Transfer RNA from Proteiniclasticum sp., 74 nucleotides, folded computationally. The organism belongs to Proteiniclasticum, within Bacteria. RNAcentral holds the sequence, with entries from ENA and MGnify. The same sequence occurs in records of 6 taxa.

[in-house]
RNA sequence: AGGGGUAUAGUUCAAUGGUAGAGCAACGGUCUCCAAAACCGUAAGUCUAGGUUCGAAUCCUAGUAUCCCUGCCA
Repeated sequence: AGGGGUAUAGUUCAAUGGUAGAGCAACGGUCUCCAAAACCGUAAGUCUAGGUUCGAAUCCUAGUAUCCCUGCCA
């Protein structure tokens, strides 16, 4: 210098352009003498800025972070 992957909840991951979900964790409740387990429930979100579209996590452009590959100099 060039090419490619990844970025979604605290965390690990889903999600055909049409209501953003699950496991674990957190919090509340039921149960228990207490706790654990189990069960029920609650909260928590798309890396940033533009564009396309009736409608974007998804498509396009630029950028940021991170990982991988190739090359150059030393």
Overview
Its Rfam family is "tRNA". By type it is a transfer RNA. Model confidence (mean pLDDT): 83 of 100.